[in-house]
Molecule: transfer RNA
Organism: uncultured Clostridia bacterium
RNA sequence: GGGGGCGUAGCUCAGUUGGUAGAGCGUUUGGUUCGCAUUCAAAAGGUCGGGAGUUCGAUUCUCCUCGUCUCCA
Repeated sequence: GGGGGCGUAGCUCAGUUGGUAGAGCGUUUGGUUCGCAUUCAAAAGGUCGGGAGUUCGAUUCUCCUCGUCUCCA
């Protein structure tokens, strides 16, 4: 320098024939207990790496770019 994969909640990851963004764990609050653990319920938490384009509408399609892993040189 060139090819390919990945980037989504604090963590691990789903969600891709374009149509309101989710799970588990964790956090907070409440119930249960004398208390803790366990367990139950609820809540908070996201510019979907960044920018631009196409579209009525983009996590999803196109281009550029950043980070990371890998292959070739």